[in-house]
RNA sequence: GGGUCGGUGGUGUAGCCCGGUCAACACGUCUCCCUGUCACGGAGAAGAUCACGGGUUCAAAUCCCGUCCGACCCGCCA
Numbered sequence: 001g002g003g004u005c006g007g008u009g010g011u012g013u014a015g016c017c018c019g020g021u022c023a024a025c026a027c028g029u030c031u032c033c034c035u036g037u038c039a040c041g042g043a044g045a046a047g048a049u050c051a052c053g054g055g056u057u058c059a060a061a062u063c064c065c066g067u068c069c070g071a072c073c074c075g076c077c078a
Base pairs, nucleotide, nucleotide: 001074002073003072004071005070006069007068010027011026012025013024020058029045030044031043032042033041051067052066053065054064055063
């Protein structure tokens, strides 16, 4: 340098191919209940402008282009 895959709440993932309701699940965090207390258990809440910029579209996490970062494979070292 070329190619493939990936980047989504604090953490780990799904959703992307085939665009459409409030982006879902688990763990964690907070509040309440339960308990003599903690833990467990039960109920609820907060938390992601989906890596960044642009384009297409009535509408983009999803499609297109560019950039950055990570993993792997291939090539080059005159």